[in-house]
RNA sequence: CUCUUAUCAAGAGAGGUGGAGGGACUGGCCCUGUGAUACCUCAGCAACCGUCUUACAAUAGACAAGGUGCUAAUUCCAGCAAGCGACCAUGCUUGAACGAUGAGGA
Numbered sequence: 001c002u003c004u005u006a007u008c009a010a011g012a013g014a015g016g017u018g019g020a021g022g023g024a025c026u027g028g029c030c031c032u033g034u035g036a037u038a039c040c041u042c043a044g045c046a047a048c049c050g051u052c053u054u055a056c057a058a059u060a061g062a063c064a065a066g067g068u069g070c071u072a073a074u075u076c077c078a079g080c081a082a083g084c085g086a087c088c089a090u091g092c093u094u095g096a097a098c099g100a101u102g103a104g105g106a
Base pairs, nucleotide, nucleotide: 002105003104004103005102006101007100008099013042014041015040016039017038021031022030023029025079026078027077028076043071044070045069048067049066050063051062052061053060080095081094082093083092084091
C1' cells in the first nucleotide's frame, strides 16, 4: 500500500514542551493565544486481540498483566440511492459509499 471481515448514538483528561492552526475530503457548522494540531509523562475508558472458567464445538461468563485503539461535538452534520413528508424552503427513515479502529491474509 492492498484484500477480507467485525464494530462505529455508550465510555474515558490532567500536566509539560511548543506556538497556529485543527475537526480525513467537499460544503456547512464548530474547536482554537482562556493555547489548537503535534510530541512527551502520568492517569483513565473500552474489551478487538489476549488470559481464565464452562464447553466436543459453537458459544456464554469473568478479568485487565500484555499487543493495539481511544479519551470535544453520533464517524460533528450532510454528500450517493430508495421510501415518506413537502411541493417556496427546511426535513424524517433505511441502505450504501467514504473514513476510522481491530483481527486475519496477500

SAM riboswitch aptamer (S box leader) from Gracilibacillus oryzae, 106 nucleotides, folded computationally. The sequence was found by an Rfam model in a public genome assembly. Model confidence (mean pLDDT): 80 of 100. NCBI's taxonomy places the organism under Bacteria, Bacilli, Caryophanales, Bacillaceae, Gracilibacillus.